RNA sequence: GUGGGCGUAGCUCAGUUGGUAGAGCUCUGGAUUGUGAUUCCAGCGGUCGUGGGUUCAAACCCCAUCGCCCACC
Numbered sequence: 001g002u003g004g005g006c007g008u009a010g011c012u013c014a015g016u017u018g019g020u021a022g023a024g025c026u027c028u029g030g031a032u033u034g035u036g037a038u039u040c041c042a043g044c045g046g047u048c049g050u051g052g053g054u055u056c057a058a059a060c061c062c063c064a065u066c067g068c069c070c071a072c073c
Stems, first nucleotide, its partner, number of pairs: 001072007010025004019056001027043005049065005
C1' cells in the first nucleotide's frame, strides 16, 4: 500500500432483513440471616468509535475517517 473483520453500559456480549437500546457479571439500596456468604427484589449506568448523507424515522443502509486485529504485497 491492497483486501477483510471488529468497535454498543465499568467488564463480557446480544440486538432476526430501519420503528422508543437489552442480558449476564460488577456497583448501590432493600428483603432474608445472630454475622457473613448464597438467594430474591429494585435501582444507577449508553449522545451505539467519530463526522456527514439517505429517510417521516438509522446501532442497522451509503460515504469518509480513527483505533485494534488478520491476510496479502